Background:
The prediction has a mean pLDDT of 89. The part of an RNA shown here (large-subunit ribosomal RNA, domain IV) has 329 nucleotides and comes from Nitrospira sp. The full RNA is in RNAcentral, with records from ENA. NCBI's taxonomy places the organism under Bacteria, Pseudomonadati, Nitrospiria, Nitrospirales, Nitrospira. Rfam family: Bacterial large subunit ribosomal RNA.
[in-house]
Context: one part of a larger RNA
RNA sequence: CCCUCGCUAAGGAACUAGGCAAAAUAGCCCCGUAACUUCGGGAGAAGGGGUCCCUCCGCAAGGGGGGUGCAAUAAAUUGGCUCAGGCGACUGUUUAGCAAAAACACAGGUGUCUGCGAACUCGUAAGAGGAAGUAUAGGCACUGACGCCUGCCCGGUGCCGGAAGGUUAACAGGAGGAGUUAGCUCGCAAGGGCGAAGCUCUGAAUCGAAGCCCUGGUAAACGGCGGCCGUAACUAUAACGGUCCUAAGGUAGCGAAAUUCCUUGUCGGGUAAGUUCCGACCCGCAUGAAUGGCGUAACGAUCUGAGCGCUGUCUCGGCGAGGGGCUCG
Numbered sequence: 001c002c003c004u005c006g007c008u009a010a011g012g013a014a015c016u017a018g019g020c021a022a023a024a025u026a027g028c029c030c031c032g033u034a035a036c037u038u039c040g041g042g043a044g045a046a047g048g049g050g051u052c053c054c055u056c057c058g059c060a061a062g063g064g065g066g067g068u069g070c071a072a073u074a075a076a077u078u079g080g081c082u083c084a085g086g087c088g089a090c091u092g093u094u095u096a097g098c099a100a101a102a103a104c105a106c107a108g109g110u111g112u113c114u115g116c117g118a119a120c121u122c123g124u125a126a127g128a129g130g131a132a133g134u135a136u137a138g139g140c141a142c143u144g145a146c147g148c149c150u151g152c153c154c155g156g157u158g159c160c161g162g163a164a165g166g167u168u169a170a171c172a173g174g175a176g177g178a179g180u181u182a183g184c185u186c187g188c189a190a191g192g193g194c195g196a197a198g199c200u201c202u203g204a205a206u207c208g209a210a211g212c213c214c215u216g217g218u219a220a221a222c223g224g225c226g227g228c229c230g231u232a233a234c235u236a237u238a239a240c241g242g243u244c245c246u247a248a249g250g251u252a253g254c255g256a257a258a259u260u261c262c263u264u265g266u267c268g269g270g271u272a273a274g275u276u277c278c279g280a281c282c283c284g285c286a287u288g289a290a291u292g293g294c295g296u297a298a299c300g301a302u303c304u305g306a307g308c309g310c311u312g313u314c315u316c317g318g319c320g321a322g323g324g325g326c327u328c329g
Stems, first nucleotide, its partner, number of pairs: 001324008010315002014313001019310001027051005036041001038145001052067006068072001080308007087300002092104002108143007120129003146295004151225003156222002158218005165213003172206001176202005183194004226244005253287001254284001265281005
């Protein structure tokens, strides 16, 4: 010096990103317990008191009398508590080996598909699962207890319906064209021209479904939910008006937020002092309603802020023990 422990005057978070770590609390009995609440809870809330041994009585709980110690849950095991907020309802699940969470799941909600040889999944198939089930069932997707709710837009994309018209493949269809040549023909010849059938190649019109175009529907489908100018008898502001654009211009809520750039916004609270925190305001860079919105008792090894208790975290160190290192052998 390192590790693991014990003690420490006065102070008591001044430490630090942060009370991290440590200390403190602790069992049992009695008293006593608030807001809030889904009436179950919150609750071991909080906060107090008691606790050993001997003897007598008593079934016991307990009571009377006596006694020791600094101390009686005398060792060991053995909750610290409170207030406020964010997120997620909850118990659960997860990155075996850096993340346990506000992520996943979840009951509940909604949409959609599926009439049974179901849809869907695996398999080339047979076949199997679904299910020895049958729409109060099963698959898929989104949301995520509960409470109050969930606005407007179908122009784009998707999905569903429609079938008159347009477009549209193979196939069918063969008009026409081409190659080849028996033959015919011109020529003295070389060679040229025409050319049936067959075979081969090509091939227009016409007939062709779904799809697309078209026409409706559908947002708890993917998604989207404006700009400029003016206006009130102080000022300021604008209930009001004008205008342009759009499929429609963001309703209720919430709001400097897990979202706010400017920003440590402004005001209030808490502190002597507060970029954090809580309550408000609303000029929302860039909130917003099942990519759910806003609340919410209970719950949480969750995250944030504050306080009480307690402490070597610190002021600021010191002492001691065991083990290691180190020195000598």